[in-house]
This is a predicted structure of a 256-nucleotide RNA (Bacterial large signal recognition particle RNA) from a Microcaldota archaeon. The source organism's lineage runs through Archaea, Nanobdellati and Microcaldota. Its Rfam family is "Bacterial large signal recognition particle RNA". About the family: The signal recognition particle (SRP) is a universally conserved ribonucleoprotein involved in the co-translational targeting of proteins to membranes. The prediction has a mean pLDDT of 75.
RNA sequence: GCAGCUAAGGCGGGGAGCCAGGGGUUCCCCAUCCGCAAACCCCCUUUAGGCGGGCCAAUGCCUGCUAGUGCUUCAGGGCAUUUCAGGACCUGGGCGGAAGCGUCGAUGUUUCGCCUCUGGUGGUAGCUGCAUAUUCGAACCGGGCCAGGCCGGAAGGAGCAACCCUAAGUAUAUGUUCGCUAUGCUCCAGAGAUACGGAGCGGAGUGGAAGUCCAGACAAUCCUGCCGUGUCCUGCUGUGCAACGCAGGCUGCUGC
Numbered sequence: 001g002c003a004g005c006u007a008a009g010g011c012g013g014g015g016a017g018c019c020a021g022g023g024g025u026u027c028c029c030c031a032u033c034c035g036c037a038a039a040c041c042c043c044c045u046u047u048a049g050g051c052g053g054g055c056c057a058a059u060g061c062c063u064g065c066u067a068g069u070g071c072u073u074c075a076g077g078g079c080a081u082u083u084c085a086g087g088a089c090c091u092g093g094g095c096g097g098a099a100g101c102g103u104c105g106a107u108g109u110u111u112c113g114c115c116u117c118u119g120g121u122g123g124u125a126g127c128u129g130c131a132u133a134u135u136c137g138a139a140c141c142g143g144g145c146c147a148g149g150c151c152g153g154a155a156g157g158a159g160c161a162a163c164c165c166u167a168a169g170u171a172u173a174u175g176u177u178c179g180c181u182a183u184g185c186u187c188c189a190g191a192g193a194u195a196c197g198g199a200g201c202g203g204a205g206u207g208g209a210a211g212u213c214c215a216g217a218c219a220a221u222c223c224u225g226c227c228g229u230g231u232c233c234u235g236c237u238g239u240g241c242a243a244c245g246c247a248g249g250c251u252g253c254u255g256c
Base pairs, nucleotide, nucleotide: 001256002255003254004253005252009056010055011054012030013029014028015027016026020045021044022043023042024041033053034052035051036050060250061249062248063247064246065245068241069240070239071238074235075234076233077232078231079230080229081228084225085224086223087222088221090216091215092214093213094212095211100206101205108201109200110199111198112197113196115192116191117190118189119188120187122185123183124182125181126180127179130175131174132173133172134171136169142165143164144163150157151156
C1' cells in the first nucleotide's frame, strides 16, 4: 500500500414531558440504516434501553473550533391583566350668566274661551203607548141575508154552509200628544283643569347654555398613573449542550 474479517466501539443530538435515576414510544427543533412492541406504558440500573436484520478498521475514540440551541444576570421596549389612586361620567346645591323672547309690552294676576266631569233645555235617531186610514179577521157562545135540505095542506116558519158587515184582535202607513233610551248637534248652569288662545290690570324682566366651587354616590363604562404578575422582542453578563463539518492525535485480527 492492497484485500478480507469482526470480538471492542459506532450507525444521531437537544428541549419539553415522565422517572428514584438512565434510555425509549409521545410533542417541538436540527438531522437521517431498516423492522417489531411500548403512557393506568416498554426496557434497564450508575458499566443504565429490549428483540431481529444490515453496514463501518474508520462512519470508532480523545482534544479544539463551530451552525444551532437551552438556561441565567441586568437593562430597555411592546402587549395583556388584578388591586389601588386620580379624573371623566351621574345626583343635589352655590357662584356664574350665553342663545332666544320682551315697551309692537316680560314674569305675575283677574276674567273669558278651548278642554274634562255632572245636571238640564232644544235638535237628531230609535223603541213603546195613543189617534186616524186601510188590509186581514168569529167553525160554536155577533148581526144581515139565507141556496140545498127540514117542518107545514098552504101561507109561511125555524135555520146549516156560502156570501156581506163588523167585535175582540193582526199587519202596514201617517201623525204628533205622552213616556223611555242614546247622542264629538245647539244652548244653559255648576264644578274642575291650566298646556294653548282672547280681553283687562300692571310696567321690566324672562330664560337658563358654557365655565367653576362644594357635597354625595360611585354598580357599570372610558382615560391616566404606580406597584405586582404573565408573555414576547432587543441588547448585555455568565454558563451548559452541541449534529454535520473542519484541524490534530490514538487504535484490533488475518493474508500478500